RNAcentral holds the full RNA, with entries from ENA, Greengenes and SILVA. Predicted 3D model of a 354-nucleotide part of an RNA (small-subunit ribosomal RNA, central domain) from an uncultured archaeon.
Context: one part of a larger RNA
RNA sequence: UUGGGCCUAAAGCGUCCGUAGCCGGGCUGGUAAGUCCUCCGGGAAAUCUGGCGGCUUAACCGUCAGACUGCCGGAGGAUACUGCCAGCCUAGGGACCGGGAGAGGCCGGGGGUAUUCCCGGAGUAGGGGUGAAAUCCUGUAAUCCCGGGAGGACCACCUGUGGCGAAGGCGCCCGGCUGGAACGGGUCCGACGGUGAGGGACGAAGGCCAGGGGAGCGAACCGGAUUAGAUACCCGGGUAGUCCUGGCUGUAAACGAUGCGGACUAGGUGUCACCGAAGCUACGAGCUUCGGUGGUGCCGGAGGGAAGCCGUUAAGUCCGCCGCCUGGGGAGUACGGCCGCAAGGCUGAAACUU
Repeated sequence: UUGGGCCUAAAGCGUCCGUAGCCGGGCUGGUAAGUCCUCCGGGAAAUCUGGCGGCUUAACCGUCAGACUGCCGGAGGAUACUGCCAGCCUAGGGACCGGGAGAGGCCGGGGGUAUUCCCGGAGUAGGGGUGAAAUCCUGUAAUCCCGGGAGGACCACCUGUGGCGAAGGCGCCCGGCUGGAACGGGUCCGACGGUGAGGGACGAAGGCCAGGGGAGCGAACCGGAUUAGAUACCCGGGUAGUCCUGGCUGUAAACGAUGCGGACUAGGUGUCACCGAAGCUACGAGCUUCGGUGGUGCCGGAGGGAAGCCGUUAAGUCCGCCGCCUGGGGAGUACGGCCGCAAGGCUGAAACUU
């Protein structure tokens, strides 16, 4: 609960695709369903309002008129807007062509540094660790140095409020397959669009199932310290896991804590991509300046805001559609349902309390 809201007070679904629904560009003609006007009929009675009347008054009752039921049916008319039908258009949207940008995705191949371990050489008493230590490693030769090998994980510098992606996310090199966006052209289609209840797909880390792999790191666990204690912080070890293949889970401070699309409303400055012009040129996919479009930052005007702040990437001014909120605790709990192998997820109360 006919209200006001959702960056930070409660509140934007993690993200996208899309069904129904809702909403929808410009012109012309038709129609007249919605809409508007006029007229007719219905809209019982009681009740209500007013006049008059009847009980000695009143309540009550009768009678006449009106009002109400915000509506329904019919006839005639209007055609701006909405709808429907027909035709046309290109500014929305899409397709196509062109040269560029990018850690976008998947697969295959190749490489690099370091750690660890093993072998060989050389070498001797410590090493390691800390606030200080100890556990620990080391005479079966450690640490340190050189050479060789194995294996797994990772990808320094470049790296940039740089780029790409719907989000999660993506970073060594080369190749293959593949998605999207921007710019330029304005060739084609001709409103084909927007949003999106249900629904579907994707979805970090962790966890789960099966098989592999296991260097480093490292929940649990075992030691050593610290401490009153120390089920921690620090130190020595260390299993799951972290990695790969296939399947499941479906969560997050999944954050810009800001849903998506469109229109409009001062500027300044950086940066990325493409395009255009001019100048320079060691002529190259070169350099510089200016301009255009799109992205990404900073500052800031009007305006907004409780303020912090936002401010053409809006939290300004409007439109369309969806989601969500309605004091704190109880509680994201219980119950039920659906999903899951499980862990649990989604939906989601109440008593009571304040």
Model confidence (mean pLDDT): 90 of 100. It matches the Rfam family "Archaeal small subunit ribosomal RNA".